[in-house]
Molecule: Glycine riboswitch aptamer
Organism: Bacillota bacterium
RNA sequence: AUGAAGGGUGUGGGAGAGAUCCCUUGAGGGACGCCGAAGGGGAAAGCGGCAGGGACCGCGAAACUCUCAGGCAAAAGGACCGCAUCCGGACA
Numbered sequence: 001a002u003g004a005a006g007g008g009u010g011u012g013g014g015a016g017a018g019a020u021c022c023c024u025u026g027a028g029g030g031a032c033g034c035c036g037a038a039g040g041g042g043a044a045a046g047c048g049g050c051a052g053g054g055a056c057c058g059c060g061a062a063a064c065u066c067u068c069a070g071g072c073a074a075a076a077g078g079a080c081c082g083c084a085u086c087c088g089g090a091c092a
Stems, first nucleotide, its partner, number of pairs: 006087008018032001020031004033072003039068001040066003046059004
């Protein structure tokens, strides 16, 4: 089940941070300064193991935190939200 969770596609909305300096025809590259909402890392409460306690080990969330990656005019991207549709087939 008049189709849950989860996922794909299309579409609308969608923040932050130097239009800094140097090189370069431009795209870009380098330097310094910054941002967190692609992705990635971290750990709390709690749970488990160890006879019990402690120590130790393991599991353990995020929009928190780190800033590896990414980003700092436009474009592109963008967590998340809405709508439509497809997969899926029972959870919320």